The prediction has a mean pLDDT of 85. The RNA shown here (SAM riboswitch aptamer (S box leader)) has 100 nucleotides and comes from an Anaerolineae bacterium. The source organism's lineage runs through Bacteria, Bacillati, Chloroflexota and Anaerolineae.
RNA sequence: UCCUUAUCAGGAGCAGUGGAGGGAACGGCCCGUUGAAACUGCAGCAACCUCCCCGAAGGGGAAGGUGCUAAUUCCGUCAGCAUUAGCUGAGAGAUAAGAG
Numbered sequence: 001u002c003c004u005u006a007u008c009a010g011g012a013g014c015a016g017u018g019g020a021g022g023g024a025a026c027g028g029c030c031c032g033u034u035g036a037a038a039c040u041g042c043a044g045c046a047a048c049c050u051c052c053c054c055g056a057a058g059g060g061g062a063a064g065g066u067g068c069u070a071a072u073u074c075c076g077u078c079a080g081c082a083u084u085a086g087c088u089g090a091g092a093g094a095u096a097a098g099a100g
Stems, first nucleotide, its partner, number of pairs: 001100001003098006013042005021031003025077004043069003048065002050061004073092001078089004
């Protein structure tokens, strides 16, 4: 970097350094000097890998590998349905596990 599968309406933040951006892209709408990104420390959430019970279904744990801790993946983008409000699916993206 690409492919496959699964999940994405729930959950969980403080401090230090830093000093203007951030929410993937685009449009919107938001967040931000009452301190953005990034890095660090500690804490937490979750349970994909993992551990235990189990014939299975299922249940339980959280030491370790990841991930995450504003807003449904913040909303929309493409298609179908609907007078509208809106609903469903796809695409894109993110994360995990596996394969090349």
It was read from a public genome assembly, where an Rfam model found it.